Bacterial RNase P class A from Mucilaginibacter litoreus, 372 nucleotides, folded computationally. NCBI's taxonomy places the organism under Bacteria, Bacteroidota, Sphingobacteriales, Sphingobacteriaceae, Mucilaginibacter. RNAcentral holds the sequence, with entries from ENA. Model confidence (mean pLDDT): 77 of 100. Rfam family: Bacterial RNase P class A. The family's RNA type in Rfam is ribozyme. Gene Ontology terms of the family: dimeric ribonuclease P complex, tRNA processing and ribonuclease P activity.
RNA sequence: AUUGCAAAACGUUCUAUCGCUGCAGGCUUGUACUGCAGAGGAAAGUCCGGGCAACACAGAGCAUCCUGCUUCCUAACGGGAAGGCGCCGGCAGCCGGCGACAGCAAGUGCCACAGAGAAUAUACCGCCCGCAAGGGUAAGGGUGAAAACGUGAGGUAAGAGCUCACGGCUUUUCCGGGCGACCGGGAUCGCGGUAAACCUCAGGAGUUGAAAAACCAAAUAGGUUCUGAAAGUGAAGCUGCUCGCUUCCGCGCCUGCAAAGGCCGUCAGAAUGGGUAGGUUGAUAGAUCCGGCUGGCAACGGCCGGGCCAGAUUAAUGAUAGAAGUUUCCUAACCGGAAAUACAGAACCCGGCUUACAGAUUUGCUGCUGUA
Numbered sequence: 001a002u003u004g005c006a007a008a009a010c011g012u013u014c015u016a017u018c019g020c021u022g023c024a025g026g027c028u029u030g031u032a033c034u035g036c037a038g039a040g041g042a043a044a045g046u047c048c049g050g051g052c053a054a055c056a057c058a059g060a061g062c063a064u065c066c067u068g069c070u071u072c073c074u075a076a077c078g079g080g081a082a083g084g085c086g087c088c089g090g091c092a093g094c095c096g097g098c099g100a101c102a103g104c105a106a107g108u109g110c111c112a113c114a115g116a117g118a119a120u121a122u123a124c125c126g127c128c129c130g131c132a133a134g135g136g137u138a139a140g141g142g143u144g145a146a147a148a149c150g151u152g153a154g155g156u157a158a159g160a161g162c163u164c165a166c167g168g169c170u171u172u173u174c175c176g177g178g179c180g181a182c183c184g185g186g187a188u189c190g191c192g193g194u195a196a197a198c199c200u201c202a203g204g205a206g207u208u209g210a211a212a213a214a215c216c217a218a219a220u221a222g223g224u225u226c227u228g229a230a231a232g233u234g235a236a237g238c239u240g241c242u243c244g245c246u247u248c249c250g251c252g253c254c255u256g257c258a259a260a261g262g263c264c265g266u267c268a269g270a271a272u273g274g275g276u277a278g279g280u281u282g283a284u285a286g287a288u289c290c291g292g293c294u295g296g297c298a299a300c301g302g303c304c305g306g307g308c309c310a311g312a313u314u315a316a317u318g319a320u321a322g323a324a325g326u327u328u329c330c331u332a333a334c335c336g337g338a339a340a341u342a343c344a345g346a347a348c349c350c351g352g353c354u355u356a357c358a359g360a361u362u363u364g365c366u367g368c369u370g371u372a
Base pairs, nucleotide, nucleotide: 004365005364006363007362008361010359012324013323014322015321016320017319018318020038021037022036023035024034025033027030040343044354045353047352048351049350050349051348052209053208054207055206064205065204066203067202068201069083070082071081072080073079084101085099086098087097088096089095090371091370092369093368094367102200103199107198108197109194110193111192124141125140126137127136128135129134149167150166151165152164153163154162168191169190172187173186174185175184176183177182213281214280215279216278223272224271225270226269227268228267232249234248235247236246237245238244250266251265252264253262254261255260288307289306290305291304292303293302294301295300325341326340327339328338329337330336
């Protein structure tokens, strides 16, 4: 230097014609005209957190689920910043990357294949004792991802943390440093791994999501109440229901002294609650954006000034044509020509995470120093 990776900030422009959505305007009150505004860094996945709303809710416990080094930031978070520790870049320091990074010394379980044995060692070869049977031995060999902490000495029949020295990890505790994770040192206990195995510990979680929710409300049918008329909006049956029909009872009318009878009647109107279609709100001024100053290593916070920046609801933000820009190729270069110009599209609103992305800008890294 190129390539690659990571992060940050960009991610086409102009003109013409025809359209779409919202707001404002005037009057001629028109789905017309004029003016203004009209997708993103991820609007995506819907993974995490919050606002907001409805419902639920004495208190405590159990169960279930989630989270899991520390401090800080924040409305909150499983997010972010600064750190600690571990691993990797041969080693040490720096630097960079990665890490579900509490507990296996509470209990239980599991550890394929190979191997004698995978955890109270059923000892295969070897070593020692022994005539042998058998016993001792986890030092050496072999197997395995992993074999009872490593090296050396003592010790022993041979051996073994059996004992000792040094070293590694670890429990409890003391001293010193740090807000803390943790670090340094001393004493002490112990020595296979596994908790993304059950489990233990600590902290947290009410449920459902804008198709939440609130309000207005047509026609038709039915509900309730009232009024008027001489008088029911009674019972049973047919029927899935309504309507309708039949029977019985009540009431009214007519005939009749009465009993009884009648191919006689038993309705009309008004008001109103709920709810559907439909409409409005929720719903776009906010943990908001821009600039300046300021506190902090940083995430982020404070103060001042200025701005208003999509709001659709079968769902607008588009289509066509031309020009320019950028990249690549035809060439080594100019001119000219050809090709490409991404990912993707709001749906209640925010903060994150993750994923996708043509082209192009900046920064960092892929190591530096020392030593073997």